[in-house]
């Protein structure tokens, strides 16, 4: 440079265009125990930006921004 692939809680991951964006583990608080820790129950926490179609976008167009991977260039 030029083609494609992701990008959602702290981490890994779902989520037909439609319910209050869900679990898992981790982080609090509380039960329990002599004290932990294991277990129980609550609780806190995200959808990279900015438009655009739509009645309604995490989802689909388009720009950007970041990551990966090929491929070219590299005297």
């Nucleotide at each position: 440079g030029c083609a494609c692939c992701c990008g959602u809680a702290g981490u890994u991951c779902a989520a037909c265009g439609g319910a209050u964006a869900g679990a898992a583990c981790a982080c609090a608080a509380g039960c329990c125990u002599c004290c932990g820790a294991a277990g129980c129950c609550u609780g806190u926490g995200a959808u990279c930006c900015a438009a655009g179609u739509u009645c309604g976008a995490u989802u689909c167009u388009u720009g950007g921004c970041g990551g990966g991977u090929g491929c070219a260039c590299c005297a």

Annotation: A computed fold for a 75-nucleotide RNA from a Patescibacteria group bacterium, annotated as transfer RNA. The source organism's lineage runs through Bacteria and Bacteria candidate phyla.